A computed fold for an 84-nucleotide RNA from Desulfobacula sp., annotated as c-di-GMP-I-GGC riboswitch aptamer. Rfam family: c-di-GMP-I-GGC riboswitch aptamer. Its family is annotated with cyclic-di-GMP binding in the Gene Ontology. The model forms 95% of the base pairs in the Rfam consensus.
[in-house]
RNA sequence: GUAGAAAAAGCCAAACCAGUUGAAAAGCUGGGACUGAAAGCCACGGGUCUUAAAGACGUUUAAGAGAAAGCCGGGUUGCCUUUG
Numbered sequence: 001g002u003a004g005a006a007a008a009a010g011c012c013a014a015a016c017c018a019g020u021u022g023a024a025a026a027g028c029u030g031g032g033a034c035u036g037a038a039a040g041c042c043a044c045g046g047g048u049c050u051u052a053a054a055g056a057c058g059u060u061u062a063a064g065a066g067a068a069a070g071c072c073g074g075g076u077u078g079c080c081u082u083u084g
Base pairs, nucleotide, nucleotide: 001083003081004080011036016031017030018029019028020027021026034070040076041075042074044073045072046071048067049066050065051064052061053060054059
């Protein structure tokens, strides 16, 4: 430098439950383990969700305020294994 089939020294932690913050999406803490090779980090592109506005009540808008990186791309850093 290549690759991620198999594995796991070590790492992550879905659903659900409890507590807590928030108007909400959702965040955080503890329990829990469906999983993951970036399930580390960044809302940059598309899409999604909450809220707001408009509306012909089918929906529409980005011109407003937010959420999610475990939706798909992209950027960036890195572990292990394999191979040159």